Two RNAs folded together computationally: RNase P RNA and transfer RNA, 468 nucleotides in total. Its mean pLDDT, the model's own confidence on a scale to 100, is 77.
């Protein structure tokens, strides 16, 4: 200096005038003073909880979400630490990383012989069989015979090599063989056993086995874990209004008391409810439940002090956890949080040797029951790495 | 706050269990006609809403994002 890579960390202080909102105070009242007043993501509603109701949410099925190891933690799909795989030259960085030999079904277009119970287009190889050529040998000749080549044929053999294909049943070199082949070796690669190391995932070192049979489970699925539902419009109190109105479903048993009206017990139906589905329970008559059709769009309450924040000190590699001081920091209703001016820091540009001067600048963005987390938008500084270049 | 559905050519809509994207109308163009429509013929347009992933291959699978749409809640 030029390209990266991680981390932290701000997100502007103060001050006056001028708005806004919320409380709290004066005041008959108009106002007046006072105090507070938006994030690091308040967002997306993607996870996990607090808190609140529901008739403690009971078996099976189905459904959803999770998936190396250890640790945090209320939890958690989050987070720290390792362990493997993969990518980067590197600092580092990803990972939805259990099962595809010991459960099963399914897929792999086109190509190709074949795309998983392996299998042979080409081509190589031993022998056969054919007919031709050649040498040779018997023989006057024809002709046998015997070697040999290169060609058909019809059975093997074999998978090195050639093709194909994203993907072809270990890879790589000697040996081997008719030709070949884990056939056999020696290195890698796999599996399986043991030892040592590690809580574990896992590494390493030795022995063994000639070798299990591709890819994909973000395909179905299988295993192992978890999961009751619903949301601050939960939810709790008060006011207020309808026609307490239509049309439909269901059913109106049984026993006992009592002149009687009726009362109690008991079973039972549609029907609601227990997130779906089937059992299963619970409610269940002057009563339930649907539909239609009417009413309201008040008020307080949940609501902000809490897994809370700041600063020390300790355990702890770290996430985090504990202990001691200290602080109170918006609660609202379709919703307030702003704006100018100086000054003061920070950055930028320019001028200047310099003090220093002029000039200019901040981005995404916007609480609504409250955390804990991820995502996504985005401005700015610093600190430590890393490569490459030049220079001393 | 909760659920759900969806996003393909200029419009509407297709695409099986992942195999290389297509109809209709709509545009151009040439022909038919005196001339328009109507009819023939032949044509062009798609990084499948983005941005990654898994796979040999993704419009389908999975994951973050962006626009859309539809529906539920109070009281009697």
């Nucleotide at each position: 200096g030029c390209a990266g890579u991680g981390a932290a960390c701000c997100a502007g202080g103060c001050a006056a005038c001028c708005g806004c909102g919320u409380c709290u105070u004066c005041g008959c009242a108009a106002g007046g003073a006072g105090a507070c007043g938006a994030g690091g993501a308040a967002a997306g509603u993607c996870c996990g909880a607090a808190c609140u109701c529901c008739g403690c949410a009971g078996g099976g099925c189905a459904g959803u979400g999770c998936g190396c190891c250890g640790g945090g933690u209320a939890a958690c799909g989050c987070c720290c630490g390792g362990u493997c795989a993969g990518g980067g030259u590197g600092a580092c960085c990803u990972g939805a990383a259990g099962g595809a030999c010991u459960a099963g079904u399914g897929g792999c277009a086109c190509a190709g012989a074949a795309a998983a119970c392996a299998u042979a287009c080409c081509g190589c190889c031993c022998g056969c069989c054919g007919g031709c050529g050649c040498u040779c040998g018997u023989g006057c000749a024809a002709a046998c015979g015997a070697g040999u080549g290169a060609c058909g044929g019809a059975a093997g053999g074999u998978a090195a090599g050639g093709g194909u294909g994203a993907a072809a049943a270990g890879g790589u070199g000697c040996g081997g063989u008719a030709a070949g082949a884990g056939c056999g070796c020696a290195c890698c690669g796999c599996g399986c056993c043991g030892g040592c190391c590690g809580u574990a995932a896992g590494g390493u070192c030795g022995g063994u086995g000639g070798c299990a049979g591709g890819c994909a489970a973000a395909a179905c699925c299988c295993c192992g874990c978890a999961c009751g539902g619903a949301g601050c419009a939960a939810g709790g109190c008060c006011a207020a209004a309808u026609a307490g109105g239509g049309a439909g479903a269901u059913g109106u048993c049984a026993g006992c008391c009592g002149c009687a009206a009726g009362g109690c017990u008991g079973g039972a139906a549609a029907g609601c409810a227990c997130g779906g589905c089937c059992c299963g329970u619970g409610c269940g008559a002057g009563a339930u439940c649907u539909c239609c059709g009417g009413g309201u769009a008040g008020g307080c309450u949940g609501c902000u002090u809490g897994a809370u924040c700041c600063c020390g000190g300790c355990a702890g590699u770290a996430a985090u956890g504990c202990c001691g001081g200290g602080g109170c920091u918006a609660g609202a209703g379709g919703a307030a949080u702003g704006g100018u001016u100086g000054u003061c820091a920070u950055c930028c540009g320019u001028c200047g040797c310099a003090a220093g001067g002029c000039g200019g600048a901040a981005a995404c963005a916007g609480a609504a029951u409250u955390c804990g987390g991820c995502u996504u938008a985005c401005g700015g500084u610093u600190c430590a790495c890393u490569g490459c270049a030049g220079c001393c | 706050u909760c659920c759900u559905c969806g996003g393909u050519a200029g419009c509407u809509c297709a695409a099986c269990c992942g195999g290389u994207a297509g109809a209709g109308c709509g545009g151009g163009u040439g022909g038919c006609u005196g001339u328009u429509a109507a009819c023939c013929a032949c044509u062009a347009g798609g990084u499948u809403g983005u941005a990654g992933g898994u796979u040999c291959g993704a419009g389908u699978c999975c994951u973050g994002c962006c626009c859309g749409g539809g529906g539920a809640g109070c009281c009697a």
It holds a member of the Rfam family "Bacterial RNase P class A".